[in-house]
About this RNA: The part of an RNA shown here (small-subunit ribosomal RNA, 5' domain) has 547 nucleotides and comes from a metagenome. Rfam family: Bacterial small subunit ribosomal RNA. Gene Ontology terms of the family: structural constituent of ribosome and ribosome. RNAcentral holds the full RNA, with entries from SILVA.
Context: one part of a larger RNA
RNA sequence: GAACGAACGUUGGCGGCGUGGUUAAGGCAUGCAAGUCGAACGAGAAUUCCCGGCUUCGGCCGGGAUAGUACAGUGGCGAAAGGGUGAGGAUAUCGUGGACAACCUACCCGAGAGUGGGGAAUAACCCUCCUAACGGAGGGCUAAUACCGCAUUCGCCCUCAUGAUCGCAUGAUCGUGAGGGGAAAGAUAGGGAUCCUUCGGGACCUGUCGCUCACGGAGGGGUUCACGACCCAUCAGCUUGUUGGUGAGGUAACGGCUCACCAAGGCGGAGACGGGUACCCGGGCUGAGAGGCUGAACGGGCACACUGGAACUGAGACACUGUCCAGACACCUACGGGUGGCUGCAGUUUGGAAUCAUGGGCAAUGGACGAAAGUCUGACCCUGCGACGCCGCGUGAAGGAUGAAGGCCCUCGGGUUGUAAACUUCUGUCACAUGUUAAGAAACGCUUCGGUGGUAAUACUGCCGUGGCUUGACGAAAGCGUGAGAGGAAGCGUCGGCUAACUCUGUGCCAGCAGCCGCGGUAAUACAGAGGACGCGAACGUUGUUC
Repeated sequence: GAACGAACGUUGGCGGCGUGGUUAAGGCAUGCAAGUCGAACGAGAAUUCCCGGCUUCGGCCGGGAUAGUACAGUGGCGAAAGGGUGAGGAUAUCGUGGACAACCUACCCGAGAGUGGGGAAUAACCCUCCUAACGGAGGGCUAAUACCGCAUUCGCCCUCAUGAUCGCAUGAUCGUGAGGGGAAAGAUAGGGAUCCUUCGGGACCUGUCGCUCACGGAGGGGUUCACGACCCAUCAGCUUGUUGGUGAGGUAACGGCUCACCAAGGCGGAGACGGGUACCCGGGCUGAGAGGCUGAACGGGCACACUGGAACUGAGACACUGUCCAGACACCUACGGGUGGCUGCAGUUUGGAAUCAUGGGCAAUGGACGAAAGUCUGACCCUGCGACGCCGCGUGAAGGAUGAAGGCCCUCGGGUUGUAAACUUCUGUCACAUGUUAAGAAACGCUUCGGUGGUAAUACUGCCGUGGCUUGACGAAAGCGUGAGAGGAAGCGUCGGCUAACUCUGUGCCAGCAGCCGCGGUAAUACAGAGGACGCGAACGUUGUUC
């Protein structure tokens, strides 16, 4: 000099863009943060209103609408994403570049084949019962895209035989033949003839969405190899599933990953083993560079979710707001037993030098579900608070000398503050008041018309184009116009040398200053006050840290 997620002191007008628990991965009241689908399925209220009947005038019964709505249940998809944090971890990690002939992949895309025919249950619901609660037991009924057999098999899988091509090895790919194995679910829209019909509809045909099997792709993941990734030798030897083999098990897959047996290996001064510290990277800061330091925000990876352990479900987890066990803590309890997990967004408490609102909205972007309307979304978009940072603007401009008054200094002549003020003429940024109007909105969806595909079809529907309708939290915002009036807006540090800037008074090795050298003991440009000056300016200094 530069920098900072800063803090402290004095001061403080406005705006834009950023940024804000670095300490206790301490404890947490409260609200919200993951749902959705009735076009998979069965069931299905209350309430209110209307009508009719009865009435002991209190009301009761039946029907209709509310409504096939709400709540709940079965089932599907999602909940493994998004969001947070950096405790652990020196390698089961990260970065760069390879390998998998040793692998997996829901949803999505491309192309292929199929979707036949049956069955038994179960929740919801009803009844009975246990319990303080959480919750649970027994009996009965019922549905499905839930569950279970059977059939079929273009691909597919297994076994055997065999051919071709290829590869760095284990081997790989493509065929041929024989034997064996294995799948599925429906929903919805429209429709002329035919058939069935409980006259509602169904079969049937067509479209769309699904379902099953297998192939390829995209994106995602798993495994593996090489190199690189802090300090301590006052850590020198470490190791028995240890190192390798054979066989088996296990996994999506290779492998001591696990196990049985066999061998006795494996690593280490190019630092094994041990200890300490630490998430890693793209990047950031600094520097001419080399390098040094660093890893907040944003992006990628990893790890974690009260602490420790475990598996279940699933395409995917050993799962932040799932399950089970143990522990600590907290709460409820009828003392038998239960409940909970903010390292999500706000907020609270504690610790700390120190870090914000228990805000608005799904309008946009993105995500989940849904055919869609739409629902959900503390992701996100906005607003609020903090000079925490960077940047921009303003606090007025021009003229104005008898150089006014006052202050300070003085050699008492004067000098300085100083064009500074007053005063005159203007301007109108920001703030204030008032009026007006864009962009963020593109669409999805519905709909008009046209083209085109499916089709028996002018029905329905997919795709393309065209026109119309609808949607804004921010927002009392931004922009623009008008009005008024210099009105509301300057401080902080320093002045001995380094280092830009000097005098007076007070003090008297005292009080004090100080980054280093050093000032202060009676004329202190170094302490304190004042006048003046210098520097920066909505900031200026100090402290801490890095180069």